Molecule: transfer RNA
Organism: Acidimicrobiales bacterium
RNA sequence: GCCGGUGUAGCUCAGUUGGCAGAGCAGACGAUUUGUAAUCGUCAGGUCGUGGGUUCAAUUCCCACCGCCGGCUCCA
Repeated sequence: GCCGGUGUAGCUCAGUUGGCAGAGCAGACGAUUUGUAAUCGUCAGGUCGUGGGUUCAAUUCCCACCGCCGGCUCCA
């Protein structure tokens, strides 16, 4: 340099005819317990990688760029 995959909550990940962004774990608080763990409930937590384009409307479609992973290739 080329090809493919990937980027969504602190972590691991869902999210198709484009139409209100979600789960589990972690966190805070509460219930339960003599207490802890476990269990249950509630709450909080998001520029959907960045910037543009299309659209009434974009996490979703298009373009460029950036990060990560894998493969290939060139030079020494």